[in-house]
RNA sequence: CAAGGUAGACGAGCAGUCGCUUUUUUUAAAAAAGAGGAAAGUCUGAGCACCAUCGGAUUAGAAUGCCGGCUAACUGCCGGGCAGGGUAACUUGACGGAAAGUGCAACAGAAAGUAAACCGCCAUUUGGUAAGGGUGAAACGGUGAGGUAAGAGCUCACCUCAAUUAAGGGAACUUAAUUGGAUUGGCAAACCCCAUUCGGUGCAAGGUUAAAUAGAGGAGCUAAUGCGAAUCCGACAAGCUCUUGGGUAAACCGCUCGAUUUAUUUGGCAACAAAUAAACUAGAUAAAUGGCUGCUGCCUUAUAAAGGUACAGAACUCAGCUUAUAGUUUGCCUUGAUCA
Numbered sequence: 001c002a003a004g005g006u007a008g009a010c011g012a013g014c015a016g017u018c019g020c021u022u023u024u025u026u027u028a029a030a031a032a033a034g035a036g037g038a039a040a041g042u043c044u045g046a047g048c049a050c051c052a053u054c055g056g057a058u059u060a061g062a063a064u065g066c067c068g069g070c071u072a073a074c075u076g077c078c079g080g081g082c083a084g085g086g087u088a089a090c091u092u093g094a095c096g097g098a099a100a101g102u103g104c105a106a107c108a109g110a111a112a113g114u115a116a117a118c119c120g121c122c123a124u125u126u127g128g129u130a131a132g133g134g135u136g137a138a139a140c141g142g143u144g145a146g147g148u149a150a151g152a153g154c155u156c157a158c159c160u161c162a163a164u165u166a167a168g169g170g171a172a173c174u175u176a177a178u179u180g181g182a183u184u185g186g187c188a189a190a191c192c193c194c195a196u197u198c199g200g201u202g203c204a205a206g207g208u209u210a211a212a213u214a215g216a217g218g219a220g221c222u223a224a225u226g227c228g229a230a231u232c233c234g235a236c237a238a239g240c241u242c243u244u245g246g247g248u249a250a251a252c253c254g255c256u257c258g259a260u261u262u263a264u265u266u267g268g269c270a271a272c273a274a275a276u277a278a279a280c281u282a283g284a285u286a287a288a289u290g291g292c293u294g295c296u297g298c299c300u301u302a303u304a305a306a307g308g309u310a311c312a313g314a315a316c317u318c319a320g321c322u323u324a325u326a327g328u329u330u331g332c333c334u335u336g337a338u339c340a
Base pairs, nucleotide, nucleotide: 001336002335003334004333005332006331007330008329009328010327012296013295014294015293016292017291018290020034021033022032023031024030025029036311040322041321043320044319045318046317047316048202049201050200051199053235054234055233056232057231058230059229061198062197063196064195065194066080067079068078069077070076081095082093083092084091085090096193097192101191102190103187104186118133119132120129121128122127141159142158143157144156145155146154160182161180162179163178164177165176166175167174168173206253207252208251209250216244217243218242219241220240221239225237226236260279261278262277263276264275265274266273267272297309298308299307
């Protein structure tokens, strides 16, 4: 200098003037604050609220799936193991079980799993063979040597695989030794088996006050009934279900002090946890958070002029994931070239 990997930051600022919303006060003036890194998607999880329901058992359904930790929780995050990609830094994984059972693999091919002899090689007599070739996504471990009529784990060496044992590790696993000729092929993002977990509805949840109306009407059930998959058992509660018609739809709360933010110290590889100190950063209700002027920053350009300045707007809150994004910039790491 170039090409990569990984973790971030900013994405506008200043002044004047006029205006809007909330809070406070010395009270109608002044002061302070006022839309994001994704506010988007609604894909996940929770806080919170309500539901006569609560506990246990059995059978369904759904979700998750290597090991260990973090968290309120999660399919999230961190660390590790194994497998794959990459020269590497790094990165991806829908990563339990195929000897419990069922099923799938068209066509081609002789044959597609307790599956094989088409061409070929040997022999010449019934036959032997699976090394070589062909078909296919996949064909009864791989390479080499010996051996054989020709061949083959037939034998041997080295790998691979299986079983057993030992050591290391908290574990997933790793390494080694011994034995064995040797694999009951692949697919479970097929049904299934195993382990673990699982109520529903959602701020348009829900609550308070005021006002108005019809103190209206009908049908069914009768200890049945109980929204939460079904059934059973126990406890508890006391009416339950459907329908015709009428009135109200206003104000307030929920609504922002939080699993909050920042800094330091300690512990931890880290995610993160604890302690101490400081801070308060929208709460609207058809929807405020802005308009104008001047200057500046950044991009392009010739150090000019002119032009441009991304994606995009809160509605109960938070923790993740995913998607969009003109551009500028920082740290650490890898590879290559050149110079010293």
A computed fold for a 340-nucleotide RNA from a Chloroflexota bacterium, annotated as Bacterial RNase P class A. Its mean pLDDT, the model's own confidence on a scale to 100, is 77. RNAcentral holds the sequence, with entries from ENA. The organism belongs to Chloroflexota, within Bacteria. It matches the Rfam family "Bacterial RNase P class A". Its family is annotated with dimeric ribonuclease P complex, tRNA processing and ribonuclease P activity in the Gene Ontology. About the family: Ribonuclease P (RNase P) is a ubiquitous endoribonuclease, found in archaea, bacteria and eukarya as well as chloroplasts and mitochondria. It is recorded under the gene name rnpB.